[in-house]
Context: one part of a larger RNA
């Protein structure tokens, strides 16, 4: 010289665009981060609303209070379904079960998207409720009623599964709209028709995961030998799925200086910084992969977990207690202590993107989108133009003539960026839902769904960007260095003292190297130090 997630001194207008616990993978108050569907059910705790009764006031219209009705929007808790295995942090462990690139066969994939077939017909429960009891609280038990897209049997079934190829086995669930005739009705519907979303089983995509194999992938030989499920077959288990994955038997046989083992040390990669290049260092944002989730082990549900805000055990810690017993897990986002040279708001909105759930409005959504802090970075702008010699005062320096700061300054004439004030004002918004035509489906001019068109609505940021006017040079420069390297010199204090210093050296009475000061030099909202790369 570049360059950093940097820290420290000093010194500080403005904006945009990134970035921001690199140290204890240490604790963690307190709030939010994952819920939604009533179009699967049964219900009515609570809003609202009609309807009944009933009292009380009444302008005789009706009002307010009480009460019953789930009757209707809705809707806490309860069963059920989907998601909670995404997304979001972290780098503890990991030298290969991991990355990265190039192959492979012995596999599963929920939602989705083609396509082919069904979808009939019964049953018993269990919460929720109520009635009882225990517990200080978590919370629990005992009886009784109930529904279901919750369980379960029965029929029907294959191009599924299994096979000895004869042959055997396997399934499902309704819900909501909407209707001309017909039936039937307890007048509330029902059947029937027919759209939609569902629901079974099969087949093929597509998506995503699992598994296996090749080359690469940090240092130590002051680690030289390691290995008995160890290596290999066989029979059997288990797995979605190959296999020592697991077991019994057999054989003894694999590995290794082309560095096995043991030791240390480390999440890998895309890219990142430097160099002209090879290389070298380095893995912050972001992006891909992979590992964890108080520590340790374990399974259970599910298409998918051995599972951050699920469950069991055991431990250490912290909290509650009536002392019998219990709750917790911020390496989600703020925010706290601590630790450290350091590293931020307990902040807005779901307006958009995107996820979950819903049929759909819609709800949830600390992912995200913004706004806050911070010169931490990089970029842009500004802090004034122009004219002024009496070369003013001042101040430093002199050889006492000057020289120097130095057009600088002041005086004149100007502009007005960004700041500040006021006014105006895009784009991010595109839709969902309304109206209305048409096509399609249909028995239908209903209803749904596609697509055109109209009108109108949706904005956290937001006092937005971006304009226009108002005033007035008005509010805006410092830092560091001047012996040589290295661009820039006096003079005054000090006197090997006080100090300086990156090397080399400076200082012991004429120091351009200490300290001040005058003047110059160099970057510039920075400017030097330190710290690390190359």
């Nucleotide at each position: 010289g570049a360059u950093u997630g940097a820290a420290c001194g000093c010194u500080g207008g403005c904006g945009g665009u990134a970035u921001g616990c690199u140290u204890a993978a240490c604790a963690c108050a307190u709030g939010c981060a994952a819920g939604u569907c009533g179009a699967a059910c049964g219900g009515c705790a609570g809003c609202a609303u009609g309807c009944g009764a009933g009292u009380u006031c009444u302008u005789c219209g009706g009002a307010a209070c009480u009460u019953g009705u789930g009757a209707u929007g809705u809707c806490g808790a309860g069963u059920g379904g989907c998601g909670g295995a995404c997304g979001g942090g972290u780098g503890a462990g990991u030298a290969a079960u991991g990355c990265g690139u190039a192959g492979g066969a012995a596999u599963c994939u929920g939602c989705c998207u083609a396509a082919a077939a069904g979808u009939g017909g019964g049953g018993g429960a269990c919460a929720a409720c109520c009635u009882g009891g225990g517990g200080a609280a978590a919370c629990u038990c005992a009886g009784g009623c109930u529904a279901a897209u919750a369980c379960c049997g029965c029929a029907u079934a294959a191009u599924c599964u299994c096979u000895a190829c004869g042959g055997a086995g396997u399934a499902a669930a309704g819900c909501a709209g909407g209707g001309g005739a017909c039936c039937u009705u307890u007048c509330g519907g029902g059947g029937c028709c027919u759209u939609g979303c569902g629901c079974u089983u099969u087949u093929a995509g597509a998506u995503g995961a699992g598994c296996c194999u090749g080359c690469g992938u940090c240092g130590g030989a002051u680690u030289a030998g390691c290995u008995a499920g160890u290596u290999g077959g066989u029979g059997g288990g288990g797995u979605a799925a190959a296999g020592g994955c697991c077991u019994a038997c057999c054989a003894a046989g694999g590995c290794g200086a082309c560095g096995a083992u043991c030791c240390g040390u480390a999440g890998c990669u895309g890219u990142u910084c430097u160099g002209a290049g090879a290389g070298g260092a380095a893995g912050a944002u972001c992006a891909g992969c992979c590992a964890c989730a108080c520590u340790g082990g374990g399974a259970c549900u599910g298409a998918g977990a051995c599972a951050c805000g699920g469950c069991c055990c055991a431990g250490a810690c912290u909290c509650c207690u009536a002392c019998g017993g219990g709750a917790g897990g911020c390496a989600g986002c703020a925010g706290u202590g601590g630790g450290g040279a350091a590293u931020a708001u307990u902040g807005g909105a779901c307006a958009a993107u995107g996820g979950g759930c819903g049929a759909a409005a819609g709800c949830c959504u600390g992912a995200u989108c913004c706004a806050g802090c911070a010169a931490u970075a990089c970029c842009g702008c500004g802090u004034g133009u122009g004219u002024g010699a009496a070369g003013a005062a001042g101040g430093c320096c002199u050889a006492c003539g000057g020289g120097u700061u130095g057009u600088a300054a002041a005086g004149c004439a100007c502009u007005u960026u960004c700041a500040g004030c006021a006014g105006g004002g895009a784009g991010g918004a595109a839709a969902g839902g309304g109206c209305a035509g048409u096509u399609g489906u249909u028995a239908a001019u209903a209803a749904c769904a596609g697509c055109u068109g109209c009108a109108g609505u949706u904005g956290a940021c937001g006092u937005u960007a971006c304009c226009u006017g108002c005033a007035g040079a008005a509010g805006a420069a410092g830092c560091a260095c001047c012996g040589g390297c290295u661009a820039a010199c006096u003079c005054u204090g000090u006197g090997c003292c006080a100090g300086c210093a990156g090397c080399c050296g400076c200082g012991g009475u004429a120091a351009u190297a200490c300290a001040g000061a005058g003047g110059g030099u160099g970057c510039a909202a920075g400017c030097g130090u330190u710290a690390a790369u190359c």

This is a predicted structure of a 534-nucleotide part of an RNA (small-subunit ribosomal RNA, 5' domain) from an uncultured prokaryote.
The coordinates come from a structure-prediction model, not an experiment, and the mean pLDDT is 87.